Small-subunit ribosomal RNA, central domain from a bacterium, 344 nucleotides, folded computationally. The RNAcentral record of the full RNA draws on SILVA. Rfam family: Bacterial small subunit ribosomal RNA.
Context: one part of a larger RNA
């Protein structure tokens, strides 16, 4: 010496499920594959190293030793790993009884608003802006009243509230359905953790086919602004926005923080349980602040970025470049995998 790292400097996979693999709770007994120790065999010579000797010295030559960190046989040990058998209940799972929830799917229903249509009242303006104009209106608009149609979204409740693996989920009702939490005993008896590939899910935009089309609105047109204005503002407006089926597979897919387990002062909110005392305790979430510790600092701080263990992913100066080429996937758009020359 036997790397160091990944919240913000390069770096956590978008999320799950799970194959191989890696790792794995307590007790007893056996075995001896790993392991540890010893004997033996082998590990060519030269080289290297150590000690002698020979060329006047040295390089060089030469003799002896050491070394050759390895492999094989064999003996011993039985703590640890492994393995076999038997057992256990603290991990995990199941059951029972309760509970909360915008978790998912399908169907139906509702009111407000918007737009349009019909009819009534009514008359000259209305819209819009910084100011205007384009625009709409005497063929009767705007306003207002009554009726109808359509599509989309669900005010208040609403909350650093809830649920979900993530994306995400919000009117009401019904049906089907996933997960989670608590309590009590009971049951199984390590059945566990992680997870390369694989598979599944995955906002918005986009694509294909067929519907739908109220609002909003890329593109586009016009009006303004301006030196110009391919913008910001205004009037219109098509794809799209909605539904069904299929594809795409990406986002500042963010907590910019992978998953699991154990341990490590407290204070104060809040959500859901349990609890013969409640101004409390406890389990599971979700916030704020903070001890120790940690961090380059900011900060993090039992929901860790603290102290440890296991497994996976990823980083290794800036640009070139997440590009080229090739492969795979895709209807395409493109996605994914992923360099080099050159340059500083």
């Nucleotide at each position: 010496c036997u790397g160091g790292g990944c919240g913000u400097a390069a770096a956590g996979g978008g999320u799950g499920u799970g194959u191989a693999g890696g790792c794995g709770g307590u007790u007893a007994u056996g075995u001896a594959a790993g392991a540890u120790a010893g004997c033996g065999g082998u590990g060519a010579a030269a080289u290297c190293c150590c000690g002698g000797g020979g060329c006047u010295c040295a390089a060089c030559c030469u003799c002896g030793g050491a070394a050759u960190u390895g492999c094989c046989u064999u003996u011993a040990u039985g703590a640890c790993u492994a393995u076999a058998u038997a057992a256990c209940u603290a991990g995990a799972a199941u059951a029972a009884u309760g509970g909360a929830g915008a978790g998912g799917a399908u169907a139906g229903c509702g009111g407000a608003a918007u737009a349009c249509c019909c009819a009534g009242u009514g008359u000259a303006g209305a819209g819009g802006u910084g100011a205007a104009a384009u625009u709409c209106g005497u063929a009767g608009a705007u306003a207002u009243u009554g009726g109808g149609u359509a599509g989309a979204a669900c005010a208040c409740c609403a909350g650093u509230g809830g649920c979900g693996a993530a994306g995400g989920c919000g009117g009401c009702u019904a049906u089907c359905u996933g997960g989670c939490c608590a309590u009590u005993u009971a049951u199984u008896g390590a059945c566990g953790c992680u997870g390369a590939g694989g598979c599944a899910c995955g906002a918005a935009a986009g694509c294909a086919u067929g519907g739908g089309g109220a609002u909003c609105a890329a593109a586009c047109a016009g009006g303004a602004u301006u030196a110009g204005a391919u913008a910001c503002c205004c009037u219109g407006g098509u794809a799209g926005u909605c539904c069904a089926u299929g594809c795409u597979g990406u986002a500042a897919a963010c907590g910019a923080u992978g998953a699991a387990u154990g341990c490590u002062g407290g204070u104060u909110g809040u959500c859901g349980g349990c609890u013969u005392u409640a101004g409390g305790g406890u389990c599971g979430g979700u916030g704020a602040c903070g001890a120790a510790g940690u961090u380059a600092a900011c900060g993090c701080g039992a929901u860790a970025a603290g102290c440890a263990u296991u497994c996976c992913g990823c980083c290794u100066g800036g640009g070139g470049a997440g590009u080229a080429c090739g492969g795979u996937c895709g209807c395409a758009a493109g996605a994914u995998u992923a360099a080099a020359a050159c340059u500083c």